[in-house]
RNA sequence: CGGGGCGUAGCGCAGUUUGGCAGCGCGCGGCGUUUGGGGCGCCGAGGUCGGCGGUUCGAAUCCGCCCGCCCCGA
Repeated sequence: CGGGGCGUAGCGCAGUUUGGCAGCGCGCGGCGUUUGGGGCGCCGAGGUCGGCGGUUCGAAUCCGCCCGCCCCGA
């Protein structure tokens, strides 16, 4: 320098195909159960979807540029 993959909650990821309420597991908080804890059940909090801009009634999703990490090639 060129090509490819990844970036979404504290952690691990799905959702992108086909634009239409941002989700799952673990973790965290509360309550119940228990003599207490663990386990189990119920409820809840937590997100500028890497950044900026564009298209659109509407963008995590489509388009452009940029940033970070990983892989391959030169």